This is a predicted structure of a 358-nucleotide RNA (Bacterial RNase P class A) from a marine sediment metagenome. Its mean pLDDT, the model's own confidence on a scale to 100, is 76. Its Rfam family is "Bacterial RNase P class A". It is annotated as a ribozyme.
RNA sequence: CCAGACGAUCGCUGGGACAGUGUGUUCCCGGAGGAAAGUCCGAACACCACAGGGCAGGGUGCUCCGUAACACGGAGUCACGGUGACGUGAAGGAAAGUGCAACAGAAAGCAAACCGCCCCGCCGUUGAGGCGGGGUAAGGGUGAAACGGUGCGGUAAGAGCGCACCAGUUCCCCGGGUGACCGGGGAAGCUUGGCAAACCCCACCCGGUGCAAGACCAAAUAGGGGAGCGUUUGAGGGUGGCCCGCCCAAGCUCCCGGGUAGGUCGCAAGAGGUGCCGGGCAACCGGCAUCCACAGAUGAAUGAUCGUUGCCCGGCAGGGGUAACCCGAUCCGGGAACAGAAUUCGGCUUACGGACUG
Numbered sequence: 001c002c003a004g005a006c007g008a009u010c011g012c013u014g015g016g017a018c019a020g021u022g023u024g025u026u027c028c029c030g031g032a033g034g035a036a037a038g039u040c041c042g043a044a045c046a047c048c049a050c051a052g053g054g055c056a057g058g059g060u061g062c063u064c065c066g067u068a069a070c071a072c073g074g075a076g077u078c079a080c081g082g083u084g085a086c087g088u089g090a091a092g093g094a095a096a097g098u099g100c101a102a103c104a105g106a107a108a109g110c111a112a113a114c115c116g117c118c119c120c121g122c123c124g125u126u127g128a129g130g131c132g133g134g135g136u137a138a139g140g141g142u143g144a145a146a147c148g149g150u151g152c153g154g155u156a157a158g159a160g161c162g163c164a165c166c167a168g169u170u171c172c173c174c175g176g177g178u179g180a181c182c183g184g185g186g187a188a189g190c191u192u193g194g195c196a197a198a199c200c201c202c203a204c205c206c207g208g209u210g211c212a213a214g215a216c217c218a219a220a221u222a223g224g225g226g227a228g229c230g231u232u233u234g235a236g237g238g239u240g241g242c243c244c245g246c247c248c249a250a251g252c253u254c255c256c257g258g259g260u261a262g263g264u265c266g267c268a269a270g271a272g273g274u275g276c277c278g279g280g281c282a283a284c285c286g287g288c289a290u291c292c293a294c295a296g297a298u299g300a301a302u303g304a305u306c307g308u309u310g311c312c313c314g315g316c317a318g319g320g321g322u323a324a325c326c327c328g329a330u331c332c333g334g335g336a337a338c339a340g341a342a343u344u345c346g347g348c349u350u351a352c353g354g355a356c357u358g
C1' cells in the first nucleotide's frame, strides 16, 4: 500500500420518481472495514447534579510543538542496548518522613572487626606462641550491593588525615539552545548506596450516567379528575329494516390529564472526503476548487449462483545443464485470510492474507 476485477440472473434492504392510499407494484440510484473487533483512553452530543472553597478518591509525570481533547502523535533531550543503520524507556523527588531487601556474610544503613595488620600488658620460650585490652576499613573473604579511584606524603598500623590527578555532587560564572539540555571555566574534601509499577511528597488535570442518553406524537383496556343525563317520572342495552310492544336494567355519554403498547425524531453535511497550491523537518495547519439519494437496519438488510479474467501453488509437453538442479507456453487440478456497522468522531491495542521498502 492492496484487501482481486468485470458481467449476468435471483434475492434482501434504504431512498427517489410515476401511479396509489390496504399499501402493493414498476423503473432508477445507494448498500460494511482496515480493523466495522476489544470497549482501553480522549472528545462531541444528551440528561442529571452543581454558590464558593477544601478533604477524600482517581489519573498524568524529561522538553517543545500538534490537536476540540487525550494516557495520542511529531520533532528533540537524556539513559540503556547494538560494530552500525537503528532500537527500547510510566524518564519528577531517595539530601522531607515512614518502610523493604531471600541466601551468603562478623557486619546491609545513627554501618561493621571474621581473617589479617599495628600498639600495650601478662604468661611462656629447648622448640613458639597463647590470653587480655585497645587502634585500624589499607589487604583477604561473603554478597546484586560493603560508604569514591590511582599515586605520593603521613602514621605504631591506618584512614580525604593532607596533597596531586581522575570521577561524582552542590554552588558560581561565560557561551549555545524557545526548552529538556549541551560545551567551557572556577570554588568547596562535600563523597550523599538501591527500591517511589512500596507508602509518601511535589506539580498539573478530573462531577456522574450513557443514544436502552434524551425529545415529541400517542391508542385499546383499566385507574384518576370534571360536566351532563338517569335509577318505577327508566338513561342505556337486547330483539328488530324502523316504530309500538316485550325483556334486561343502574349506570350511560362527553371532556381533561398522566402512563403503557406503538410510532417519529435524535440518525447520517461531518473536528467530512478528494484534488491543487502555500507554510512547517514532521505531526499538522491555512487557502481555493470540487463531491455527497457516497450503509442506516432494529427478531437487525448488505447475500447466493454462474461465466470471463488477473494473482499464487502443484502437475504435464518441451528447453538448459556433466550433475545436483533450474526455466517452463498451453492445458489440467487446487487455493485466497482476519472478520462484519448499530449515536458519531480522534487515538491506542489486538486479529489477519499478500505486495513493496529499509
Stems, first nucleotide, its partner, number of pairs: 001354002004309007012031006033338001037349002040347005045210004057206005062076005077091001078089004092201002097199002099195002114140002116136008148166006167191002169188008214265004224256006236248004272291008311335005318327003